[in-house]
């Protein structure tokens, strides 16, 4: 020196910001689960059942206290048996050998008992405790302490027992009785007694309680061993130490207020008793205290701490292991030893419960180490050793020690380390992908060349031991040896979040931590290829903290998002003007003591590193103690006047009580005029009236409200207060500055008021008007609307105590630009209006500041201090239990279980609106003519049907695809074939009399069969004949064709539709935090976002117009086939006109005049062929509808493959009860027939158009001029004019049948057109409703085309002919643009939502009750036991000559006292029949309440009502659109 620091994400909406809730990323564990599993090292392992335990261990030692006793050896003693020699006739005697046997000592080991010491230590556990348990600092002058160390002084004299042991006996055992012997460091008397210990004095300190020191007088000791002669360990009385403790106090230790009162030994004295000590610890008495809102009592839960996880920290969670501390030891009580115990491996009693048992009795407590068995998701070995560490004993050797050292087992946790290194591209193979070309896996293997960590074999071998003694252990470690050898999983890949592809599947199976994926092309399921992350592990589950600032002390908030009490007074508390002095409690700051180790950190050191150990350092942020500072807070004592209050003067007020007077107006009665109708209403009706109503006049009579004035005026703490006069009251306000001198602010609990409606008792009742009744309206109408009409509104008293009780904005000081009303008052300045300053209320506007954002801004939501309420996602729910208050209704205080991932402010673009404003448009209105009625064609539903192929379905499908279904087409249907195929490409093999193929047979074709004849092209050999090879063809086989089969919701391309509507949109700048805005809005104009003007915009780009093209008019060119002469004609001139086909010119509001802003543009005019886009057309913006179309065509997926592909033949798309579109003919005189007779345009025509002629009555035949077209043909135009025909089912009408026919084609039955003659059907101008169209338009009238072999065309698409009528005008109906508003919509109103009712499940609340467990109370009954009381029976030490005594003991009794009993309550849990509301639940049912003015504006409090949302009355509030006043504010 060091000791060390902070990330966010995703999810509400079409976007957007904000508020806010869920969810994720991090770390950690005594873990467990699932898949995988090589070494080692070092921790570390019953979190559940303080459940129950079999078996071994875990506490003993000590013969140097004792007596035995048993064994060995040594002395010593005694000598049997059985044998030897001697003697003796024999019995037998004598000696000897012998060693049973036996006495005595000693020594050695080993001992049950007596006795000492331990056994209260170590070791488990965490049930119990919320409490002086624990932590910390303390205090004892109220204590104690074995062993241990210092020290002083002792250590004498006697003495009577008891176990062992013996006898006898009880018992099954376990354990005893009873007599007798015996020793001590065992027990007992006695001396002494330096200190100690009592009593009583004295002296000294102390506030004192008490110590100290000292006089007398009194208590009370002891034990010996051991070996040696010298000690040594003992024992006894003191003192001191040290070590352990006891008891005491200050702080600080979870959740509950739905636990607010709680104590009788309870508080306190006094006196005793007990303890080692203090104390109600206990006992008598005595007083009545004592704890509590700073939470007492209860209740729940829990061993404290040191630390450990986790965060930046502050903080939160937690108390495994290792330290201290306490509590327990089978449940509950109790004592006894002992220095310590009320004792885990001591005892005695109750209970429970397991074992023995001879039934009589016993016996036992693993939460000590192992280990069983149970519970559980889950947690080891009946291992080894006292080597070391440390304990107990012993004078020691030494004996014990599941304390401990060690090993086992577990990836459960932290380190460590290996499963190879290096080169090595054809970039192998397999696999997957593929765009078929590749890519990828992947240098990755394969192959060379190297190494041997770990494992495995072999040998050597520690350190922990200081002389000996090592379980671990032949271990760590060394060395060698072989050989890439023996060694990888798990989990992800939508987005958070690192990592994409393919199959499979098809809202199914599954996945999910949020948000979400999965309904046929899933990077989200399941598989695999791949790729990320981690790695001997990897994932998952649970649980803590993070992140979460999401409970906010660090470090939030309350106008509208949760959230200010309804107002006010006021306790406790909490804060509190200026100044002097003092004090030192907070507060600063100096020493000191403490905060144990061990964890953390730091920095070094030991283990090859690291986990891990060790040293020293920081820290330990507390808490004591002491010395000081005095500026702030605070305590105490003065002074001040500015805060507060009092006086004194003044004006102003709907502030409150109470009493009185007064008029206008309803309603009723009563007279009097009058005469049908009155009333209501969107329209009615009920009501009422001729018995005389309304309506008018006069009078009466009673009740409620208070018109004008009258004002975002006033007053009042808030609800609230409104004719006028009085009494009585309250408050604020200016103005003065005399008195008080901090007297002040807020304010948990408390107390009072507190709108409507309600409710109680008694009045009172005109009007109004919940419930009710009636009549409407409607689908229905328990409503809106009308007629009635009763509580009820009034008033007195007394209750309720709630409101959108709101400003959605507590109360109180103090500061921070202005400007403009108003209201009360006071000063000036001129005094006429008016003006300037000030103080207090009310309003508006608006600077800085704030705020999400609307907004607020001196009456703050700014800028700050004090005080008080409140809030922590939605729903359940202001609901239930309890409590409190109330007559009731009800209020007030107030959960939880379940359930979702959102609910919610604010703004923003849209879209909506039965909002508002302009504006346009065959949109309506004004007209013409239609459909809808008839019968006909057509198209479509719907139904038949083997099939009636398919498609198109408001508008934007239906005479649509289809510009032409008899076969074809044909996609449907029967039925018959056919299989590389009816078409294409490629491969392989095969044929070379092989492809073809007349005639012929089967057959409805298709096809099949037989098979005479019979071929091509190229090159090469060869004379040729002909072979060969290749090709084309064909046969087979294989890739594959073929699909009008699905999916237009996978798509291209096309179209359709708002819409020819005028809009869509960029770039830059400014404007918001942002989405977005502005431009693009505004005045004004236009068909037009056309053009001007103004404007934080200025510009641009798609669109709009304009360029194109038809057409009207004019020139100019051109001139056959057209045009014009001429000619019978063939031909022939000519260039004026029509006309053709080119190019040009023409029109721009250019000119006038008015109007407008002098614009832009409008009106009206002139001039013109033509006037304001001159008429048509083509042109269709970003977009919208998942429109339409896979069957026009392309195409991905997906199906089929002797069939869903192809070929033939019939049949059907043509069907007919019926219901709709489109159209055509008509109904007739504006007309039919007949007859006659002008004038078009534009098309087509060689598989064609076809003229003249001719036949046919006609449709058309026969024929074939002409024409490849301004030539020729179709090609007659029709409306049109005359005549008729007279209003009728007709001379209208032309369906319908019949009959003969023509025409096209292989073929007209199903199923063609036409023609002719016949027949003659409905219909007589068309119901609600509904189309079209504004000038060459509508109406009408023919006329051509395209498809086409004919046609069903009345359709389609073109073209002329003749030719009107009306548009006041924008009120409505549709459709659309702009601009505003509202919004709960955003799939945009075909939106969104509310509630009963059905069903389905889920948590709950109530319930008659039942079950249980829990702690009190009162009583009953009382075990051991300790004290007390007795003690006649017992009895060794002491005294006593003896008698007997003292002392004890049993026993018997008392008071406490555990566990049981018994009773009534209390509390909690558990369960219920049955009930009540709530939640959740793609497609149930009835309505339509809310959201737009939601179609009766909505809410909110209260009372009635009603299936249901809801109605309907009082009162309120705007969170209410819309128009009007009115006030005020800004700017001209």
């Nucleotide at each position: 020196a060091a000791a060390c620091u902070g990330a966010g994400a995703g999810u509400u909406u079409g976007a957007u910001c904000c508020u806010g809730g869920c969810u994720c990323a991090g770390a950690a564990c005594g873990a467990a689960c699932g898949c995988u599993g090589g070494c080692g090292g070092c921790g570390u392992g019953c979190u559940u059942a303080a459940c129950a335990c079999a078996u071994g261990c875990a506490a003993g030692u000590c013969g140097a206290a004792c007596g035995g006793a048993a064994u060995a050896c040594a002395g010593u003693u005694u000598g049997a048996a059985a044998u030897c020699a001697g003697c003796g006739c024999a019995a037998g005697c004598u000696g000897g050998u012998g060693g049973a046997u036996u006495u005595c000592u000693g020594u050695g080991u080993u001992u049950a008992g007596u006795g000492g010491c331990g056994c209260a230590c170590g070791g488990g556990u965490g049930a119990g405790u919320a409490a002086c348990a624990u932590g910390u600092a303390g205090g004892u002058a109220a204590c104690c302490u074995g062993c241990c160390c210092c020290u002083u002084g002792a250590u004498c004299u006697g003495g009577g027992a008891c176990a062992a042991c013996c006898a006898u006996u009880g018992g099954a055992a376990a354990c005893g009785a009873u007599g007798g012997c015996u020793a001590a460091u065992a027990c007992c008397g006695g001396a002494u007694a330096a200190g100690a210990c009592c009593a009583c004095g004295u002296a000294u300190a102390g506030u004192g309680a008490u110590a100290u020191a000292u006089g007398c007088g009194g208590u009370a000791a002891a034990a010996g061993g051991a070996u040696u002669u010298a000690u040594u360990c003992g024992u006894c009385a003191g003192g001191g130490g040290a070590u352990g403790g006891g008891c005491c106090u200050g702080c600080a230790u979870c959740c509950u207020a739905u636990c607010a009162g709680g104590u009788a030994g309870u508080u306190g004295g006094c006196a005793g008793g007990g303890u080692a000590a203090u104390g109600g610890c206990c006992u008598a008495c005595c007083a009545a205290g004592c704890c509590u809102a700073a939470g007492a009592c209860g209740g729940g839960u829990a061993g404290c701490c040191g630390g450990u996880c986790u965060g930046a920290g502050a903080g939160g969670a937690u108390g495994a292991a290792c330290g201290g501390c306490c509590a327990c030891a089978c449940u509950g009580g109790a004592a006894c030893u002992g220095a310590g115990a009320c004792a885990c491996g001591g005892u005695c009693c109750a209970g429970a419960c397991u074992c023995c048992u001879a039934c009589g009795g016993g016996a036992g407590g693993c939460a000590g180490c192992a280990g069983u068995g149970a519970g559980g998701a889950a947690u080891u070995u009946u291992g080894c050793g006292c080597a070391a560490u440390g304990g107990g004993g012993g004078a020691a050797a030494c004996c014990c020690u599941g304390a401990c050292g060690c090993a086992g087992c577990g990836a459960c946790g932290c380190c460590g380390c290996g499963u190879g290194g290096a080169g090595g591209a054809u970039g192998a193979a397999g696999g997957c992908c593929u765009u078929c070309g590749g890519g990828u896996u992947g240098u990755a293997a394969a192959c060379u060349c190297c190494u041997u960590u770990u494992a495995u074999g072999a040998g050597g071998g520690a350190a922990g031991a200081u002389a000996a003694u090592g379980a671990c252990g032949g271990u760590a470690c060394c060395u060698c040896a072989a050989g890439a050898a023996u060694a990888a999983g798990c989990c992800a890949c939508g987005g958070c979040u690192a990592a994409c592809u393919c199959u499979g599947u098809g809202c199914c199976a599954g996945c999910a931590g949020c948000c979400g994926c999965g309904g046929u092309a899933a990077g989200a399921c399941a598989g695999a290829g791949g790729u990320g992350g981690c790695a001997a592990g990897c994932g998952u589950u649970g649980u803590u903290c993070g992140g979460a600032u999401u409970u906010a002390c660090u470090g939030g908030g309350c106008u509208u998002a949760a959230a200010g009490a309804g107002c006010a007074c006021g306790u406790a508390g909490g804060c509190g003007g200026c100044u002097g002095a003092u004090u030192a409690a907070g507060u600063c700051u100096g020493a000191g003591g403490u905060g144990g180790a061990a964890u953390c950190c730091c920095a070094c050191g030991g283990u090859c590193c690291a986990a891990c150990c060790a040293u020293g350092g920081a820290a330990u942020u507390g808490c004591c103690u002491u010395g000081g500072a005095a500026a702030c807070u605070a305590g105490u004592c003065g002074g001040c006047u500015u805060g507060a209050g009092u006086g004194a003067g003044c004006g102003a007020u709907a502030g409150g009580a109470u009493g009185g007077c007064g008029g206008a107006a309803u309603u009723c009665c009563u007279g009097g005029u009058g005469u049908a109708g009155c009333g209501g209403u969107g329209a009615a009706a009920u009501g009422u009236g001729u018995a005389g109503a309304u309506a008018u006049c006069a009078g009466g009579a009673g009740g409620a409200a208070g018109g004008c004035c009258g004002g975002u005026g006033g007053c009042g703490a808030a609800g609230g207060c409104u004719g006028c006069c009085a009494u009585c009251u309250g408050g604020a306000g200016c103005u003065u500055a005399a008195c008080u001198g901090a007297c002040g602010c807020u304010g948990a609990g408390g107390u009072g008021c507190g709108a409507a409606a309600g409710c109680g008792u008694g009045g009172g009742g005109a009007g109004c008007a919940a419930a009710c009744a009636g009549g409407a309206u409607u689908a229905g109408a328990u409503a809106c609307c009308c007629u009635g009409g009763u509580a009820g509104u009034c008033c007195a008293c007394g209750c309720c105590c709630u409101a959108a009780a709101c400003g959605g904005u507590g109360g109180g000081u103090a500061c921070u630009a202005g400007g403009u009303g108003u209201a009360g008052g006071g000063c000036u300045c001129u005094u006429u209006a008016g003006g300037g300053c000030u103080c207090u209320g009310u309003g508006c506007c608006g600077a800085a500041g704030g705020g999400a954002a609307a907004c607020c801004a001196a009456u703050a939501a700014g800028u700050a201090c004090c005080c008080c309420g409140c809030c922590u996602g939605g729903g359940a729910a202001g609901u239930a239990c309890g409590g409190c208050c109330g007559c009731a209704a009800g209020g007030u205080u107030g959960a939880a279980a379940c359930u979702c991932a959102a609910a919610g402010g604010a703004a923003u673009u849209g879209a909506c609106g039965g909002g508002g404003g302009c504006c346009c448009g065959c949109a309506c209105a004004a007209g013409c003519g239609g459909u809808g009625g008839a019968g006909c064609a057509u198209g479509u539903g719907g139904u038949u049907u083997a099939a009636u192929u398919c498609g198109a379905u408001g508008c934007a499908a239906c005479g649509c695809g289809a510009a032409g279904a008899a076969c074809c087409u044909u996609a449907c249907c029967u039925g018959g074939g056919u299989u590389u195929g009816a078409c294409a490409u490629g491969u392989a093999a095969g044929u070379g009399g092989u492809a073809g193929g007349g005639a012929c047979c089967c057959g409805a074709a298709a096809g099949g069969g037989c098979g005479a004849c019979g071929a091509c092209u190229a090159c090469c050999c060869g004379c040729a004949a002909g072979g060969g090879u290749a090709g084309a063809g064909c046969u087979u086989a294989c890739a594959c064709a073929g699909g009008u089969g699905c999916u237009g919701c996978a798509u291209g391309g096309c179209u359709g539709u708002c819409g020819u509507c005028a809009g869509c949109u960029c770039g830059u700048g400014c404007c918001g935090u942002g989405a977005g805005a502005u431009g693009u809005u505004g005045g004004g104009u236009u068909a037009a976002g056309u053009c001007c003007c103004g404007c934080a915009a200025c510009g641009a780009g798609c669109g709009c117009a304009a360029c194109c093209c038809c057409u009207a008019u004019c020139c100019u060119g051109u001139g056959u086939u057209g045009c014009c002469c001429c000619g019978c004609a063939a031909g022939g001139g000519g260039a004026u006109c029509u006309c053709u086909c080119a190019g040009g010119a023409a029109a721009c509001u250019g000119c006038c005049a008015g109007c407008g802003a002098c614009a832009a543009g409008c009106u009206g005019g002139a001039g013109g062929a033509a006037g304001g886009u001159g008429g048509g057309g083509a042109u269709g913006a970003c977009g919208u509808c998942a429109a339409g179309u896979c069957a026009u065509c392309a195409u991905g997926g997906c199906c089929c493959u002797u069939a869903u592909g192809u070929c033939c033949a019939g049949g059907g798309c043509u069907a007919c009860a019926c219901a709709c579109g489109u159209g055509c003919u008509a109904c007739a005189a504006u007309g039919g027939c007949u007859a006659c007779u002008a004038c078009a345009g534009a098309g087509g025509g060689u598989u064609g158009c076809a003229a003249g002629a001719u036949c046919g009555a006609g449709a058309g035949g026969u024929g074939g001029a002409g024409c490849u077209a301004a030539u020729c043909c179709c090609u007659a135009a029709a409306a049109g004019u005359a005549g008729u025909c007279u209003u009728a089912g007709u001379u209208g009408g032309g369906a319908u049948c019949g009959a003969a026919g023509u025409c096209u084609g292989c073929a007209a039955c199903u199923c063609g057109a036409c023609u002719u003659c016949g027949u003659g059907a409905a219909c007589g101008u068309g119901g609600a409703a509904u189309c079209g169209c504004u000038a060459g338009u509508a109406a009408u009238c023919g006329c051509g085309g395209a498809u086409c072999a004919g046609c069903u065309a009345c359709g389609c698409c073109g073209c002329g002919g003749u030719g009107a009528a009306u548009a006041c005008g924008u009120u409505c109906u549709c459709g659309g643009g702009c601009c505003u508003u509202g919004u709960a919509c955003a799939c945009a109103c075909c939106g969104c939502c509310c509630g009963u009712c059905a069903c389905a499940c889920c948590a709950u609340g109530g319930g008659a009750g039942c079950c249980a467990g829990u702690a009190a109370c009162a009583c009953c009954c009382g075990a051991a036991g300790c004290c007390g009381g007795u003690g006649a029976g017992c009895u060794a030490a002491c005294u006593g000559c003896a008698a007997a005594g003292a002392g004890g003991c049993a026993g018997c009794u008392g008071u406490c006292g555990a566990a049981g009993g018994u009773g009534g309550g209390a509390c909690u849990g558990g369960u219920g029949a049955c009930u009540g509301g709530g939640g959740u639940g793609a497609a149930g049912u009835c309505g339509u309440a809310a959201c737009a003015a939601g179609g009766u504006a909505g809410c909110c409090g209260u009372a009635g009502g009603a299936g249901a949302a809801c109605c309907u009355g009082c009162g309120g509030c705007u969170g209410g659109a819309u128009a009007a006043c009115c006030u005020c504010c800004u700017u001209u």

The RNA shown here (small-subunit ribosomal RNA) has 1532 nucleotides and comes from a Nitrospirota bacterium.
Rfam family: Bacterial small subunit ribosomal RNA.
The organism belongs to Nitrospirota, within Bacteria.
The coordinates come from a structure-prediction model, not an experiment, and the mean pLDDT is 83.